SAM riboswitch aptamer (S box leader) from an uncultured Holophagaceae bacterium, 102 nucleotides, folded computationally.

[in-house]
Formats: sequence, C1' cells, structure tokens
RNA sequence: ACGCUAUCCAGAAAGGUGGAGGGAAAGGCCCUGUGAAACCUUGGCAACCUGCGAACGCAAGGUGCCAAAUCCUGCCCCCGGUCUCCGGGGGGAAGAUACCGA
Repeated sequence: ACGCUAUCCAGAAAGGUGGAGGGAAAGGCCCUGUGAAACCUUGGCAACCUGCGAACGCAAGGUGCCAAAUCCUGCCCCCGGUCUCCGGGGGGAAGAUACCGA
C1' cells in the first nucleotide's frame, strides 16, 4: 500500500521567497496578479494519541488543521412540488485526519 474504529454544519493567518495556478477526482460553483501552488519564518485552532487527574476536567509533548459543511452534487430509499426536473430528510460510495493492526 492495505484493514478496523472514531470524527468531519464548530474553530483558527500574518510576513518573506515565488510567479500561475488552486479547491482529491468528474460535473458544478468558487478562490486567485488586490498574487495561485510550493517552500521558509512566526502565530493561531483543535484535542485523536499523550501527560496529570477518581470523574468532570486541565495541560499541550506527537500528529493534524487554519476560504466556502468534506464548498456542493453524483448511488439508493422516503416526503413534497409547478414532476425528464427541483426542494427537503435519511443512508451509502469516495475522500481527509487520528488511533490501533498489518
């Protein structure tokens, strides 16, 4: 690589380098020369693991994260409508992160 489990409508950006892309992929819709990605520095959020603690909690060492709900949708079921479609609800797939396993 991969497998299990948990979470995913909350939260948190400035500076420097850089110079055109980025938001996983497809379709949308967005962000971006009022400066994308990437890298560096500093700062912050959160609390999975961790430490303390009887618990509630507290701390912040290891990860993670800091536009938009995982930005939205797709596949299935239910409800409603002005019924090839649209809206709402539930589930799923895929993805991300953590822990454990391998």